[in-house]
Context: one part of a larger RNA
């Protein structure tokens, strides 16, 4: 030049489109962000006797989908590969769904506690637990055996339930190469590096253990330190390259702080449990409660970044056979010149070339076709009326929104910085090394095109400047 999540000062009419805590991963007041099935069950309650509420047992979801960038220089990411694995829901094939038993929850009825909650004692259903059988096929094997399943519903035509094989998707693991800075960090390792057993996982391994054997790494920079989430990508550059990593998108993290399992196909689990600490709240002092790095608010920090909005009409998830509920995901408003892109703020005409200003050699000259004036138009924006598309038979927050017809009437809409060279643009007056400018180089001590005023010129316009930061 260019470019920014950008701030600061003057300024400021409209629309679209995107963006909007970079800083204290700092503490949060409230509301809300995950529920769903009665077509798995038994009670109660209410009933127009049609059916419906509530808690409770049970499935399914709460691992998704949102935040965030603390940490991590890592097989974390990129990319290219590999074997020794698991995969709920959905595909596809095949088989099979048999006969029994004991509970707990809710209720009831006795208690404790201010409260969170909670203890006994009895009763009861299930698609919840548990046995026996069968079990192609499946696991285990020393090949002799041996182990191992299920669930019913109910509108009778479906939805489910077990077993096994495939597949699909998604995940775990392991290699190869790349992946910042510092040698004023030179040596580091003892479960380290290798083996033989074992044990433990979905699964290969020092992953864990006993025992051997003493190894592995390291100037091609190990170890130590410091700094960072990593990439497609974004920005600049002719390119090589340099910086960077908002927003969007994959992948990885982490959830007050440290730890630790439960459950489960799947977690060591943001809005689940369990211990430790901080910190805040309640308390009848014995004892509880709580986690906004969701989503909108609020203190603080700070140069600096928004509404305690509407709606589930759309898409897209969850749970349901479906009606349907749920949804701070998403659509969408609201705010803000932060950005980018378009529009206006008027068009012709109009000299004796008005007045005013300014500057003068006092003769003019310049603002300036600039203004009034005359003739027009009416974008936007106003101020009526009609009005979508996005939805499929129904359903539309946006939104009476876009859009579209009429009316009025130049009417409501222009700043901002510079002018001594670099650099496009000059006079006066005022100050007098004073006040003050300044990217650089300089300016200013009495005639200052450089200070600060006006006049008049250039730039660039809903912006203009200036500050930072990158090439």
């Nucleotide at each position: 030049g260019a470019g920014c999540g950008a701030a600061c000062g003057c300024u400021g009419g409209c629309g679209g489109c995107a963006g909007g805590c970079c800083u204290a991963a700092u503490a949060c007041a409230u509301g809300c962000a995950a529920g769903u099935c009665g077509a798995g069950c038994g009670c109660a309650c209410c009933u127009u006797c049609g059916g419906g509420u509530g808690a409770g047992c049970g499935g399914c979801g709460g691992a998704c989908g949102g935040g965030u960038g603390a940490g991590u220089a890592a097989c974390g990411c990129g990319u290219g590969g590999g074997a020794a694995c698991g995969u709920g829901c959905c595909c596809u094939u095949u088989g099979g769904u048999a006969c029994g038993g004991a509970a707990c929850a809710a209720c009831u009825g006795a208690g404790g506690g201010a409260a969170a909650c909670u203890u006994c004692a009895g009763c009861u259903a299930a698609u919840a637990c548990c046995g026996u059988a069968u079990g192609u096929g499946c696991c285990c094997u020393a090949c002799g055996g041996g182990g191992g399943a299920a669930a019913g519903a109910u509108u009778u035509a479906u939805c489910g339930c077990c077993g096994a094989a495939g597949g699909a998707u998604c995940g775990g693991c392991c290699c190869g190469c790349g992946u910042c800075u510092g040698a004023u960090u030179a040596g580091c390792u003892u479960g380290u590096u290798g083996g033989u057993g074992a044990g433990g996982u979905a699964a290969c391994g020092g992953c864990u253990c006993a025992c051997c054997a003493a190894g592995g790494c390291g100037a091609g920079g190990a170890u130590c330190a410091g700094u960072a989430g990593c990439u497609g990508g974004u920005c600049u550059g002719a390119g090589a390259g340099g910086a960077u990593g908002a927003u969007c998108a994959g992948c990885c993290u982490c959830a007050c702080u440290g730890g630790g399992a439960c459950u489960g196909a799947g977690a060591c689990a943001c809005g689940g449990c369990c211990c430790a600490g901080a910190c805040u709240c309640c308390u009848a002092c014995g004892g509880g409660a709580g986690g906004c790095a969701g989503c909108a608010g609020u203190g603080g920090g700070g140069a600096a970044u928004a509404u305690u909005g509407g709606a589930c009409a759309a898409u897209g998830g969850g749970c349901g056979c479906a009606a349907g509920c749920c949804u701070g995901a998403u659509c969408c408003a609201g705010c803000c010149a932060u950005g980018c892109c378009g529009c206006g703020u008027g068009g012709g005409u109009g000299a004796u070339g008005a007045a005013g200003g300014c500057c003068c050699u006092a003769g003019g000259g310049u603002u300036g076709u600039a203004a009034a004036g005359c003739c027009c138009u009416u974008u936007c924006g106003g101020c009526g009326g009609g009005g979508a598309a996005g939805a499929u038979a129904a359903u539309g927050a946006c939104g009476g929104u876009a859009c579209c017809c009429g009316c009025a009437g130049a009417a409501g809409a222009a700043g901002c910085c510079c002018c001594g060279g670099c650099u496009a643009a000059c006079u006066u007056c005022g100050u007098g090394c004073c006040a003050g400018c300044a990217g650089c180089c300089g300016c200013g001590g009495u005639a200052a095109u450089a200070c600060g005023a006006a006049g008049g010129g250039g730039g660039c316009u809903a912006g203009c400047g200036u500050u930072g930061c990158u090439c």